[in-house]
RNA sequence: GUGGCUCUGGAGAAGCUCAUAAGAUGAGUGCCGAAGGUGCAAGGCGUUAAAUUAACGCUAAUCUCUCAGGCAAAAGGACAGAGUUUG
Numbered sequence: 001g002u003g004g005c006u007c008u009g010g011a012g013a014a015g016c017u018c019a020u021a022a023g024a025u026g027a028g029u030g031c032c033g034a035a036g037g038u039g040c041a042a043g044g045c046g047u048u049a050a051a052u053u054a055a056c057g058c059u060a061a062u063c064u065c066u067c068a069g070g071c072a073a074a075a076g077g078a079c080a081g082a083g084u085u086u087g
Stems, first nucleotide, its partner, number of pairs: 003085007014029001016028004030071003036067001037065001039063001043059007
């Protein structure tokens, strides 16, 4: 460096409708993107071949999709700071 742990900060979007009063669950409609996941550029690396060209493969994100997750609070939360551990 990378990964883990503790503390702190941390956004967005219906307190939607029905079952049924909050929550959970199911169905429906409307949304969000910062758990996780999908896809992709230039360039780089590699392979093949008819070899200064072409094809194919690998490789990024806070982009993209919205599968998952989420849309009062709580919980979670990419990322960041402090400490510690692995190395």
Molecule: Glycine riboswitch aptamer
Organism: uncultured Butyricicoccus sp.